Notes: This is a predicted structure of a 79-nucleotide RNA (c-di-GMP-I riboswitch aptamer) from uncultured Sulfurovum sp. Lineage of the source: Bacteria > Campylobacterota > Epsilonproteobacteria > Campylobacterales > Sulfurovum. The sequence was found by an Rfam model in a public genome assembly. The coordinates come from a structure-prediction model, not an experiment, and the mean pLDDT is 83.
């Protein structure tokens, strides 16, 4: 160093709801709280979905990493 797996240990993360905040909205933040998870860490790259603008497409600007994927970084155990 690669590569499989969460059976064992030590840990970790936090869906939905609820309350409070921030935002024009998706929606984020913090508390609680636990569906879940081998990366449910980090990235908004690339597709999707979502919001604003826009009669509408197209297009620009955001958001969503627990939608799918790529990068990248790490525990343990086997090989």
């Nucleotide at each position: 160093a690669g590569u499989u797996g969460a059976a064992a240990a030590a840990g970790c993360c936090a869906a939905a709801c609820u309350u409070g905040u921030u935002g024009u909205g998706a929606a984020g933040c913090a508390a609680g709280g636990a569906c879940g998870g081998a990366a449910a860490g980090c990235u908004a790259u690339g597709g999707g979905u979502c919001u604003u603008u826009g009669a509408a497409a197209a297009a620009a600007a955001g958001a969503u990493u627990g939608c799918c994927a790529g990068g990248u970084u790490g525990c343990c155990a086997g090989c």